[in-house]
Formats: sequence, C1' cells, structure tokens
RNA sequence: GGCGACAUCGCCAAGUGGUAAGGCAGAGGUCUGCAAAAUCUCCAUCCCCAGUUCGAAUCUGGGUGUCGCCUCCA
Repeated sequence: GGCGACAUCGCCAAGUGGUAAGGCAGAGGUCUGCAAAAUCUCCAUCCCCAGUUCGAAUCUGGGUGUCGCCUCCA
C1' cells in the first nucleotide's frame, strides 16, 4: 500500500428497514430483628459525518478505531 471482518448500556450479547431482547453489574422498593436469599421496578437516540427512505442500529458513501490476510521495502 491492497483486501476482508468487526464497532450496540459499566461488562457480555441478540437484532437483517417499522422505532433496541436477554444475562451480569448498578440504583430503588417489598420482605426480614439485621443481613443474605427471593421478588418487583428502573437503567443505551447503537463509533463519527453525510446520503437514500414516510421511516435507518439495519441500506449506500466517506472517515476513525480494532483484528486478520496478502504484497512491497528494510
């Protein structure tokens, strides 16, 4: 330099155009003499910018970052 994959909450992770599941952690409540356990509730405009669309985490283009492969130079 070329090619490809990936980027979603503090961590892991689902999603394949109709408005973001789940687990762990965290916060608050119920319960309890206290705690633990149990149980209920809450907790993300999806790496950035632009485009397409009635509608984009999802499709397109350009960036940024991570990983892998190939080539060249040393």